Annotation: A computed fold for a 476-nucleotide part of an RNA from a metagenome, annotated as small-subunit ribosomal RNA, 3' major domain. The full RNA is in RNAcentral, with records from SILVA.

[in-house]
Context: one part of a larger RNA
RNA sequence: UGACGGGGACCCGCACAAGCGGUGGAGCAUGUGGUUUAAUUCGAAGCAACGCGAAGAACCUUACCCAGGCUUGACAUGUAUUUGAUCGCUCUUGAAAGAGAGUUUUCCUUCGGGACAGAUACACAGGUGUUGCAUGGCUGUCGUCAGCUCGUGUCGUGAGAUGUUGGGUUAAGUCCCGCAACGAGCGCAACCCUUGUCUUUAGUUGCCAGCAUUUCGGAUGGGCACUCUAGAGAGACUGCCAGUGAUAAACUGGAGGAAGGUGGGGAUGACGUCAAGUCGUCAUGGCCCUUACGCCUGGGGCUACACACGUGCUACAAUGGCUGGUACAAAGAGAAGCAAAAUUGCGAAAUUGAGCAAAUCUCAAAAAGCCAGUCUUAGUUCGGAUUGGAGUCUGCAACUCGACUCCAUGAAGCUGGAAUCGCUAGUAAUUGCAGAUCAGCUACGCUGCAGUGAAUACGUUCCCGGGUCUUGUACA
Numbered sequence: 001u002g003a004c005g006g007g008g009a010c011c012c013g014c015a016c017a018a019g020c021g022g023u024g025g026a027g028c029a030u031g032u033g034g035u036u037u038a039a040u041u042c043g044a045a046g047c048a049a050c051g052c053g054a055a056g057a058a059c060c061u062u063a064c065c066c067a068g069g070c071u072u073g074a075c076a077u078g079u080a081u082u083u084g085a086u087c088g089c090u091c092u093u094g095a096a097a098g099a100g101a102g103u104u105u106u107c108c109u110u111c112g113g114g115a116c117a118g119a120u121a122c123a124c125a126g127g128u129g130u131u132g133c134a135u136g137g138c139u140g141u142c143g144u145c146a147g148c149u150c151g152u153g154u155c156g157u158g159a160g161a162u163g164u165u166g167g168g169u170u171a172a173g174u175c176c177c178g179c180a181a182c183g184a185g186c187g188c189a190a191c192c193c194u195u196g197u198c199u200u201u202a203g204u205u206g207c208c209a210g211c212a213u214u215u216c217g218g219a220u221g222g223g224c225a226c227u228c229u230a231g232a233g234a235g236a237c238u239g240c241c242a243g244u245g246a247u248a249a250a251c252u253g254g255a256g257g258a259a260g261g262u263g264g265g266g267a268u269g270a271c272g273u274c275a276a277g278u279c280g281u282c283a284u285g286g287c288c289c290u291u292a293c294g295c296c297u298g299g300g301g302c303u304a305c306a307c308a309c310g311u312g313c314u315a316c317a318a319u320g321g322c323u324g325g326u327a328c329a330a331a332g333a334g335a336a337g338c339a340a341a342a343u344u345g346c347g348a349a350a351u352u353g354a355g356c357a358a359a360u361c362u363c364a365a366a367a368a369g370c371c372a373g374u375c376u377u378a379g380u381u382c383g384g385a386u387u388g389g390a391g392u393c394u395g396c397a398a399c400u401c402g403a404c405u406c407c408a409u410g411a412a413g414c415u416g417g418a419a420u421c422g423c424u425a426g427u428a429a430u431u432g433c434a435g436a437u438c439a440g441c442u443a444c445g446c447u448g449c450a451g452u453g454a455a456u457a458c459g460u461u462c463c464c465g466g467g468u469c470u471u472g473u474a475c476a
Base pairs, nucleotide, nucleotide: 001476002475003473004472005471007470008469009468010467011466012465013464015460016459019423020422021421022420023419026314027313028312029311030310031309032308033307034305035304042053043052064300065299066298067297068296069295070294073124077123078122079121080120081119082118083117084116088103089102090101091100092099093098106115107114108113126289127288129287130286131285135283136282137278138277139276140274142272147186148185149184150183151182152181153162154161155160166177167176168175192266193265194264195263197234198233199232200231201230202229203228206224211221212220213219237260240254241253242252243251244250316416320375321374322373323372324371325370326369332363333362334361337356338355342351343350344349382413387408388407389406390405391404392403393402429452430451431450432449433448434447435446
């Protein structure tokens, strides 16, 4: 100087407390461990591994296993020799890859050769082989915590100290005052995006707002007022008032205002810590393989199942289930695509196909909600697992191993032990919608979007984590 303390003081955080809803019990989905297996490819391991890499394992992917094959190689560059092709077509064998045979067949030229392609030989290719404890890059974490440093000066023999401590204050090393310090840098804040109000510019979306027509649909004429869209601007700064305060910084209350003290949300992550993670995104040093640890193909596996754990979904019902009617979104996606209407089918879907590269057309029905009816506390008209049968769709192909539909079946489950998680407002809870990946899908996942919409916070004694000062130390 740090680190640590079941030392002290002060402060903060959904850290506790106050509340609301879960997990832990059931069934299923998914990841992991274990076991099994020819293989169940590999990585991730307290928080910070376990719906994680994987924004999509039937083949492919694929790295694993079995079997059949290839050896300058699936891919790149070069040298030497050689051929004139390559491609395509046919045949044999084969599960395919591959192997063998046949057929067809170039261009330019200064006639030296060149272009292109094949064969042979050689340099080399290739490796998801190993080392993340050799590395780059990227990432997690403490933590969006308020810290981490430097120059000059001063003090100290020195390691170092000071500044950065102190009194206040703040979300903040934020600001003020004081001070052997005076300044500065990386962080904080602001600048950026989005949302909330208004003005303006613009009108193939919107509007009967006012007029006319009307098939009653903004459908048409007409118009940019409003809504909206997307550009430009205004607006919030403790600016104003009162009180408190040291006359400061600031705090408390108020006015005005759409918004008030960082308005809400996001992006943004200092010096560093964990030899944290990643050589399997990529790059890369060393080591290793080179008729194989490389490459191709068929099939299998990654989907196994006594069991254990994590994360979720669906429930156990009446604030509910079912039937009928009816209302209101936002954000997205669409050409090898989205597909209206019509017809067929109980349905998944099929046939046909208008329109639309989309503020114009389509996906598209929002759902919870509201209005009626029914069920009456029961393992039920709750719950839907499992199983049998019949189908639809995608795709060479749904056996291992897809999703969906219909009929039948109708399991566990009556609110969950110890323990444990999330959340402070348009939040929790609850309800649907969309997208990426994608032929299809195991999505109940993930990322977004809107609808309905709470309760509680006395307080900081305690648990956890963190910050500042101080103190002790057989620690570095």